[in-house]
RNA sequence: AACCGAUAAAGGCAAAUCUAAUGAAAAUUAGAGACGCAAAGCUAUAGGGCCUUCCUUACCUAGUAAGAUGGCAGCCAGUUUCCGAA
Numbered sequence: 001a002a003c004c005g006a007u008a009a010a011g012g013c014a015a016a017u018c019u020a021a022u023g024a025a026a027a028u029u030a031g032a033g034a035c036g037c038a039a040a041g042c043u044a045u046a047g048g049g050c051c052u053u054c055c056u057u058a059c060c061u062a063g064u065a066a067g068a069u070g071g072c073a074g075c076c077a078g079u080u081u082c083c084g085a086a
Stems, first nucleotide, its partner, number of pairs: 004084002012037002017032006035074001041079003047076002049072003055067005
């Protein structure tokens, strides 16, 4: 230095759910709350994947189907990084 990750030390994050706000929705933000996490830090017009459809288009008048320009980093990925037993 790289890999690796302990019933180690110090610190950190916060799923579901509830409340409030924003939004068409997905979801986001704040508070409460902890299922978990060694990157659960960051990156979404830029690799893949997933969610949503105000709107647009098609069918043609009934809501279906398709489509991000809207989202998700706690799906993989990229990138940076604390500690140091085996």
Description
A computed fold for an 86-nucleotide RNA from an uncultured Paenibacillaceae bacterium, annotated as c-di-GMP-I riboswitch aptamer. It matches the Rfam family "c-di-GMP-I riboswitch aptamer". Its family is annotated with cyclic-di-GMP binding in the Gene Ontology. The prediction has a mean pLDDT of 85.